Predicted 3D model of a 104-nucleotide RNA (SAM riboswitch aptamer (S box leader)). Rfam family: SAM riboswitch aptamer (S box leader). Rfam describes the family as follows. The SAM riboswitch is found upstream of a number of genes which code for proteins involved in methionine or cysteine biosynthesis in Gram-positive bacteria.
[in-house]
RNA sequence: CUCUUAUCUAGAGUGGGUGAGGGACGGGCCCGAUGAUCCCCGGCAGCCUGCAGGCCUGCGCGCAAGGUGCCAAUUCCCGCGGAUCCAAUUCCGACAGAUAAGAG
Numbered sequence: 001c002u003c004u005u006a007u008c009u010a011g012a013g014u015g016g017g018u019g020a021g022g023g024a025c026g027g028g029c030c031c032g033a034u035g036a037u038c039c040c041c042g043g044c045a046g047c048c049u050g051c052a053g054g055c056c057u058g059c060g061c062g063c064a065a066g067g068u069g070c071c072a073a074u075u076c077c078c079g080c081g082g083a084u085c086c087a088a089u090u091c092c093g094a095c096a097g098a099u100a101a102g103a104g
Stems, first nucleotide, its partner, number of pairs: 001104008013041001015040003021031003025079004042071003047067002049064003054059002075096001080093004
């Protein structure tokens, strides 16, 4: 980097340093010198893992925080298609993206 599967309305800082951008992309709308970003510390717990217990034996619950991940806004909203509708709107599915596990 590609493929497969699963998930994406939960949760998490009044800390230290740095110092202007950030929210993937496009449009919008936001965040940001009352501090963006990144690093450290701290924290969270839906994936894997471990532990304990249950039963229908592969499922759901709890705890831990080892592997990752994450810590503004639903993945911030929309993007393509469909349903609804005079329209606005609302809803559903896909795409795209992110993360995990497995494979190449």